[in-house]
């Protein structure tokens, strides 16, 4: 140095000309005109995943159920929401290293939607003796028996073997043979508890050792959550058959279920559903520099820049607002930072 | 705009977290028939996708892709 991966950040480049196309304001005055200033797409405008604002539902109520988030401690930003940042500290996974091994456990880095498996309940296929009440295929020891090939009876779980997992690992005493059965180290439980602001945790003592995975299985325990969404909801305005037919004394309102409250009704018929008719409008909402109701934000062109001999070409990815803000995830050309990886050249 | 669903052979469907992902038709050969149909026997063919949890993933959980379907006001 070149090349790639990954993550962060920018995110239309730059100065002119012609022509539109939408909105606002001004003036002209009568219009769907014409001048004139002046504003005009993101960083994600997207997925619609989340919170929020605002708008209705019944005061905006209890409970149950249901839903979403979860490793801890501190600090912080944020509407103290969603959801971010910083340090720190346990635990998993992987990669390199160190113990002679081995269970494994120190150290380094990187990575983790990390509550809990000792509250209970499910499941762990084949394979394997046996998948959580442990157990016995091959081996191993004893004892009887023998045709000398073996058979019965009994003991072990060290070695084989299986599995993604096998009920602590090493070496020594032990023993028929074995086994924390015993010892010493290591690994674990549980108890104190130097030190820390705390999460934690050096370090001691104590126990033969007593917890196998799964909860992105039910659940269990913390914390939050009342629905529904601008087609919300509110105002004129136009039109029709206030038509007709179920339902039940009761029905309708938090849309699963109980309770509570609230309104209407109980035969001149309210209320809800379905059949049928009518409308396809305008204005709010809705913008403190885009702002419409099916949606404008553009097209040509000269300078520049790069690419081809040249004629020319290209000037960029993803991608475009629809009530508004905020976070989250995704999508991405070219530049710049940051980290690793592979190539090559010099020391 | 908002709100719910779905995605398995070409098609309509199946599949407790444990298979070699199964029928059915369609579609390919071959038998049978002069020559088709039909009906026998074989034969390909698929979990939209990309990660994750798990010993294992169609299935569980996250993103994305794609299709569907429902919401207008009045009396």
């Nucleotide at each position: 140095c070149a090349g790639g991966c990954a993550g962060g950040g920018u995110g239309u480049a730059u100065c002119g000309g012609u022509c539109g196309c939408u909105c606002u304001u001004c003036g002209u005055u009568u219009u769907g005109g014409c001048g004139g200033a002046g504003g005009g797409a993101g960083g994600a405008a997207a997925g619609u995943c989340c919170g929020g604002a605002c708008u209705c539902c019944g005061a905006a109520g209890a409970g149950c159920a249901g839903g979403a988030c979860g490793u801890c401690c501190c600090g912080u930003g944020g509407u103290u929401a969603a959801c971010g940042c910083g340090g720190g500290a346990a635990c998993c996974u992987c990669u390199g290293u160190g113990c002679c091994a081995g269970a494994u456990c120190g150290c380094a880095g990187a990575g983790g939607a990390u509550g809990g498996a000792a509250a209970g309940u499910g499941c762990c296929g084949c394979a394997g003796a046996a998948a959580a009440u442990a157990u016995a295929c091959c081996g191993c020891c004893c004892c009887g028996g023998u045709u000398c090939g073996c058979c019965g009876g009994g003991g072990c779980a060290a070695g084989g073997g299986u599995g993604a997992a096998a009920a602590g690992g090493u070496g020594g005493g032990g023993u028929a043979a074995g086994a924390g059965c015993u010892c010493a180290c290591c690994g674990g439980g549980c108890c104190a508890g130097a030190g820390g602001a705390a999460a934690c945790a050096a370090u001691g003592g104590u126990c033969g050792c007593a917890u196998g995975g799964u909860a992105a299985a039910c659940c269990c325990c913390g914390u939050c959550c009342g629905g529904a969404g601008c087609a919300a909801g509110a105002u004129c305005a136009a039109a029709u058959a206030g038509g007709g037919a179920a339902c039940a004394a009761g029905g309708a309102g938090c849309u699963g279920c109980u309770c509570g409250c609230u309104c209407c009704g109980u035969u001149u018929g309210a209320g809800u559903u379905c059949c049928g008719g009518g409308u396809u409008g305008a204005a709010c909402g809705c913008a403190c520099u885009a702002g419409a109701u099916a949606a404008a934000u553009g097209a040509c062109u000269g300078a520049c820049u790069c690419c081809g001999c040249a004629a020319g070409g290209a000037g960029a990815a993803c991608a475009g607002a629809a009530u508004c803000c905020g976070g989250c995830u995704u999508a991405c050309c070219g530049c710049c930072c940051u980290g690793c990886c592979u190539g090559u050249u010099u020391u | 705009g908002c709100a719910g669903c779905c995605a398995u052979a070409g098609u309509u469907c199946a599949a407790u977290g444990g298979a070699u992902a199964g029928a059915a038709u369609a579609g390919c050969g071959g038998c049978c028939u002069c020559c088709g149909a039909a009906g026998c026997c074989g034969u390909a063919g698929a979990u939209c996708u990309g990660g994750g949890u798990u010993c294992g993933a169609c299935u569980c959980c996250c993103g994305g892709u794609g299709g569907c379907u429902g919401c207008a006001c009045c009396a």
This is a predicted complex of two RNAs, RNase P RNA and transfer RNA, with 422 nucleotides together. It holds a member of the Rfam family "Bacterial RNase P class A". It is annotated as a ribozyme.